[in-house]
RNA sequence: GAGGUUUGGAGGAGAGUGGCGAAAGGGUGCGUAACGCGUGGGCAAUCUGCCUCCUGGCUGGGGAUAACCCGCCGAAAGGCGAGCUAAUACCGAAUGAGGUCCCCCCUCACCUGUGGGGAAGACCAAAGGCGGGGAUUUGACUUCGGUCGAACCUGCCGCCGGGAGAGGAGCCCGCGUCCUAUCAGCUAGUUGGUGAGGUAACGGCCCACCAAGGCUUACGGGUAGCUGGUCUGAGAGGAUGGUCAGCCACACGGGGACUGAGACACUGCCCAGACUCCUACGGGAGGCUGCAGUCGAGGAUCAUUCGCAAUGCGCGAAAGCGUGACGAUGCGACGCUGCGUGGAGGAUGAAGGCCUUCGGGUUGUAAACUCCUGUCAUUCGGGAACAAGGUCGGUGGGGUAAACAGCCUCGCCGCUUGAUAGUACCGGAAGAGGAAGCGACGGCUAACUCUGUGCCAGCAGCCGCGGUAAUACAGAGGUCGCGAGCGUUGUUCGGAUUUACUGGGCGUAAAGAGUGCGUAGGCGGUUCCGUGUGUCGGGUGUAAAAUGCCGCUGUUCAACAGUGGAACGCCAUUCGAAACUGCGGAACUAGAGUGCGGGAGGGGAGAGCGGAAUUCCAGGUGUAGCGGUGAAAUGCGUUGAUAUCUGGAGGAACACCAGUGGCGAAGGCGGCUCUCUGGAACGCAACUGACGCUGAGGCACGAAAGCGUGGGGAGCAAACAGGAUUAGAUACCCUGGUAGUCCACGCCCUAAACGGUGUACACUUGGUGUGGGGAGUAUUGAUCCUCCCCGUGCCGUAGCUAACGCGUUAAGUGUACCGCCUGGGGAGUACGGCCGCAAGGUUGAAACUCAAAGAAAUUGACGGGGGCCCGCACAAGCGGAGGAGCAUGUGGCUCAAUUCGAUGCAACGCGAAGAACCUUACCAGGACUUGACAUGCAGCUGCAAGCCGCCCGAAAGGGUGGCCGCCUCCGAGGGUGCUGCACAGGUGCUGCAUGGCUGUCGUCAGUUCGUGCCGUGAGGUGUUGGGUUAAGUCCCGCAACGAACGCAACCCCUGUGUCUAGUUGCCACCGCAGGUGAUGAGCUUGCGAGCACUCUAGUCAGACUGCCCGUGCAAGCGGGAGGAAGGUGGGGACGACGUCAAGUCAGUAUGGCCUUUAUGUCCUGGGCUGCACACGUGCUACAAUGGGUGGUACAGAGGGAAGCAAGACCGCAAGGUGGAGCAAAUCCUAGAAAGCCACCCCCAGUUCAGAUUGAAGUCUGCAACUCGACUUCAUGAAGUCGGAUUCGCUAGUAAUGGCGCAUCAGCUACGGCGCCGUGAAUACGUUCCCGGGCCUUGUACACACCGCCCGUCACAUCACGAAAGCUGUCUGCACCCGAAGUCGCUGCACCAACCUGCGCAAGCGGGAGGAA
Repeated sequence: GAGGUUUGGAGGAGAGUGGCGAAAGGGUGCGUAACGCGUGGGCAAUCUGCCUCCUGGCUGGGGAUAACCCGCCGAAAGGCGAGCUAAUACCGAAUGAGGUCCCCCCUCACCUGUGGGGAAGACCAAAGGCGGGGAUUUGACUUCGGUCGAACCUGCCGCCGGGAGAGGAGCCCGCGUCCUAUCAGCUAGUUGGUGAGGUAACGGCCCACCAAGGCUUACGGGUAGCUGGUCUGAGAGGAUGGUCAGCCACACGGGGACUGAGACACUGCCCAGACUCCUACGGGAGGCUGCAGUCGAGGAUCAUUCGCAAUGCGCGAAAGCGUGACGAUGCGACGCUGCGUGGAGGAUGAAGGCCUUCGGGUUGUAAACUCCUGUCAUUCGGGAACAAGGUCGGUGGGGUAAACAGCCUCGCCGCUUGAUAGUACCGGAAGAGGAAGCGACGGCUAACUCUGUGCCAGCAGCCGCGGUAAUACAGAGGUCGCGAGCGUUGUUCGGAUUUACUGGGCGUAAAGAGUGCGUAGGCGGUUCCGUGUGUCGGGUGUAAAAUGCCGCUGUUCAACAGUGGAACGCCAUUCGAAACUGCGGAACUAGAGUGCGGGAGGGGAGAGCGGAAUUCCAGGUGUAGCGGUGAAAUGCGUUGAUAUCUGGAGGAACACCAGUGGCGAAGGCGGCUCUCUGGAACGCAACUGACGCUGAGGCACGAAAGCGUGGGGAGCAAACAGGAUUAGAUACCCUGGUAGUCCACGCCCUAAACGGUGUACACUUGGUGUGGGGAGUAUUGAUCCUCCCCGUGCCGUAGCUAACGCGUUAAGUGUACCGCCUGGGGAGUACGGCCGCAAGGUUGAAACUCAAAGAAAUUGACGGGGGCCCGCACAAGCGGAGGAGCAUGUGGCUCAAUUCGAUGCAACGCGAAGAACCUUACCAGGACUUGACAUGCAGCUGCAAGCCGCCCGAAAGGGUGGCCGCCUCCGAGGGUGCUGCACAGGUGCUGCAUGGCUGUCGUCAGUUCGUGCCGUGAGGUGUUGGGUUAAGUCCCGCAACGAACGCAACCCCUGUGUCUAGUUGCCACCGCAGGUGAUGAGCUUGCGAGCACUCUAGUCAGACUGCCCGUGCAAGCGGGAGGAAGGUGGGGACGACGUCAAGUCAGUAUGGCCUUUAUGUCCUGGGCUGCACACGUGCUACAAUGGGUGGUACAGAGGGAAGCAAGACCGCAAGGUGGAGCAAAUCCUAGAAAGCCACCCCCAGUUCAGAUUGAAGUCUGCAACUCGACUUCAUGAAGUCGGAUUCGCUAGUAAUGGCGCAUCAGCUACGGCGCCGUGAAUACGUUCCCGGGCCUUGUACACACCGCCCGUCACAUCACGAAAGCUGUCUGCACCCGAAGUCGCUGCACCAACCUGCGCAAGCGGGAGGAA
């Protein structure tokens, strides 16, 4: 002396034995409708480790077994065998203060019993460990110094028995605790008893036996943890049970026990099962509904964080250890709360955006800009509370004790303990710097415009927006609301008096059972006594805490938290009150009932009888029809019907009386008589003494139809047959006809079973009928009259009602009880139950679907509803249309285009009162682009403008030349041209964006208003009614009184007269002249004179039912007179409130949209004129009342200068030549025609008719081809009066004849607007057709009958029911197998002290007995 080994000691780690804990804490809400929970009680029927207090005790022994060592099996998990060892592990013995059992006494309670005391007996205990001390004694070892012990004293922690407490647990009971009756009966350990077992303890908890009970919103099904509380609500309620707190239940789904004070045990055990994992295939392992975390599912829910520092729990003597309990942090705007994102000034109201009426407005003091502030965030620095205590070291007091050890206890000093956290908080710095969104803007509901879109895209909580001007979609600007949030979705309550307890209804809106009798139940007359159930009041206990409310306090405030208070209906217990209610007792008569009396009645049942009528049968008379209908036919009849007479048969029903009259509970009841029988009313007031009302279930009755069995069957008559009707006619009408209708017995059980009104009682103004009974007065009497009660009607007061209406017979005011309702459809259906022979009845849903369904009343509109009235509405007439040809418009067709519009009446000879070009908008082609036209600006141009040529061309247009060339200061200006910009232009769209104008109902008589009155209101009244009118015209009446727009009148024309005026009008008288005639008369023309007449055109008059008669209240009506005119004299203009989204953007105007070298403009040509057809409006005809020829008479109103045009001449004519006169009462157009007078035609496709076509012309026009009119000659079609149907007209009208004008060069005008000539017929009347007015009625209509609306069928989709079968889940009864486990029985294995035998002993054997 590394390292190793052994022994002793100290410490760390691990395993084991032993003790305590693991039954707490933590999670979840599966199950549970239950003593599970809540609340209040009970256990005298109980247990309780640790903790506290009191009391007593702790003696002496024994045998094992883990660990450990050895061996073995198994892949593993794990196991087996042998051997050694300890204890506060285990076992037996001793002792018994005490406890338990039996017995006695007292107390308390009472069903057994409780508490205390006494007494003999039997049974029942225990464990030690860690410190300190030193007087005495003692053991072992000894290096003889001593060391380690023991006895002994003492402290602490334990151990055993007993008593008490605290806290905990168990059991029992009252009350409360969801939906469903389409679950109405459930139950055999079921209910109770006796005995035994079991438990800590009561108990069918379990078992044996006995008895036959027990429960009933039971039993079944569905859903669900319960509560304190939470949300909502004025409350009552309703909904809910997340966090926190109490209880319960559960721990992979099911079963089971063990251990223990406590479990049938979340992270223990056993069994079987599902699932996952390991495996060597033999076998094993596991249980996050602990904290994090993963996966899946889902609309959706966090970190595999820090710490035991605090609080708490377990263990420990303690240090301490453990603790995903807990304390913290993180994530999530998930909730609540606080704060910020700046403040002040700032108007050329900037720019930009948006809008615009283009002026401006708005965003908006907003920004910029100036001056400030400094929260939060950022950065720098400082920097907590939560820590109290425990241990240790030192030190002091007290206690225990023999003690200064030790221990216990109370202080002082020192050291020490922080996860959150360098966080909260404080200070410094810098700088407006880093920090705003979301929803809405049609109404509800606060906030509006533009653009886009065009029933698209989309929105939407409800109503509803969107189809070309969207405050509703989308975007934008603006605005409103809220703000670190804002919207949406879901859910709950509210609003919802819409389940109505507070707090609803049922005649017609949903809703009275078809009716009665009556059980349970509910409710119940008067008086007194008692009681104290309900009721009311006081006290006490409980009502956990938290939450909520109030006060205070702590976080800078608040949210949040702390603390104190009040409150917590109820329940339990106790004391009291006695009105009302209940209960017990006594009495009463007003409710109810009984009795007696005379009356009423289609009340019910049975039996019998009667006449009329229908049908049938027989007979007589008798002959051709009968019958039936809107009209017919089927049918019956010459085999004799119908009709009529006589006789007979049979069934059913009972005329008149007969009456909102009677009776009955309702259904219902009708000839007469008898028998049996129910009820009600009236009168009397003898009797009973509340005996009453209602009535879930139940029972009975219950029209017609229908069903069963047997009868009967005349008439009627479903089904059925035939005939009609009809588009059809499975109907209505007709001819037949079976069930049925009738009777007996038995079912059915419904109805608009209705008063659409449950029953009973009470109260509340009246009038007037009627049925029954009674009383009074008068009377000779019937009986009138007055009154009472009951029944049955009408009208009405108050009141009620949404209104209608009800109204002592309530739907009024109240009470009692029952039934029923809760949007429409689905549906009184399906399924299930019950009933039925069946038909079916009764009870009675849901899915799905709709935004209504419904009541009453109002105004309209409508009606094959009613009343009154009007209109050429019908009728009575006259003439037409529809047939022909032509003209014209339209549709259709065609086309390059045939431009557009108008479309029942109320479009169609309409816009168009003039389409060859133009017009012209259409088509083809050719051109122009600031334009054919307007205005403005800029630039250029001395170029005027303009005029005349030439070329290309169809023209437009393009190109080009010439002439002329104004004012002038030679700048400019006016004008012009060119270029460019604004703009022009559009007959492009929208008449459903509009103005204006127009049509129509309709020249119809209506439409409204103010005030008042009535009604909840819509609204009514007025305006309806009685008369009258053309009239809402007027009169009378009237809760209306007035008024407006309409009607009428005022205006114009016309009809009569007066006056004025007298040219271009007139010409009677007068004068003159001409013509004719006879020089006359006369006639005629002109002039003068004149203004009488006519006329012209102005002023007045006249007509008002004024007068008369009749009638009538009046208004008025009828008749008459006079008058030119008579009842609006005739005609015109004039068109109420409104309707038709009527018509027109193409007359003009105009919003919006579209277009801009074209959708504009110009030009040429074409088209608008096209033609198989269809329709409308017209013309001309079909002829003799006519046609032709000749002669002859009478108008009015117009027009005329780029005009009308005379006389004259030419032409057969259209027309031409020519031109007097006339800007017109002067001149012209201009001959009116029908008419009248003559003659011809002679009934025919003609002397009718004139289309068409040919030829020749005339005129206008730049031009008559497409595409003009007219003339002459020739040609000579259809057509001989028009089907169904339809139009106009009532008097100077229809009909008929001609004339004029506008447009216009001309004209397709036969159209339109006017004028005059000739000039009728008819209207009985309002039934019918059409339209309209007023009143009334019904209505399910209200874009209003051209409305609304029903059902089948077809296709698709969805929902619910059924369906042969197939399948899953739950489940009753009977039975079989059966794990773990507990209890019992039995067997084996095992055993110390005791007894006993053997042995010197160690020990061995046996016995009694013992226990796992």
Molecule: small-subunit ribosomal RNA
Organism: metagenome